[in-house]
RNA sequence: GAUAAAGGCAAACCUGUCGAAAGGCAGGGACGCAAAGUCAUGGGUCUAAAGUUGUGUAAACACAGCCAGGACCGCCAGACUGCCGAA
Numbered sequence: 001g002a003u004a005a006a007g008g009c010a011a012a013c014c015u016g017u018c019g020a021a022a023g024g025c026a027g028g029g030a031c032g033c034a035a036a037g038u039c040a041u042g043g044g045u046c047u048a049a050a051g052u053u054g055u056g057u058a059a060a061c062a063c064a065g066c067c068a069g070g071a072c073c074g075c076c077a078g079a080c081u082g083c084c085g086a087a
Stems, first nucleotide, its partner, number of pairs: 001084001008033002013028006031074001037080003041077003044072003051066006
């Protein structure tokens, strides 16, 4: 970062599967992406099983609040790496 070349990845959605969930994985499928390659390092966002507080009862259990050690790199930034080579 080009009306170039060779390619690459794959959103939503559907099916299956793992998970409490967010979400991940596989197959199909293409919204798009010059890093939409890798890394949770800093922000940010999402979920709340367990924990804890309260209420409903004496309990089991249910509901609500708080809370990442869980998740998102296709949210922003950072780090590392990569194809081509016009202006």
The RNA shown here (c-di-GMP-I riboswitch aptamer) has 87 nucleotides and comes from an Anaerolineales bacterium.
The prediction has a mean pLDDT of 89.
The sequence is in RNAcentral, with records from Rfam.
The model forms 95% of the base pairs in the Rfam consensus.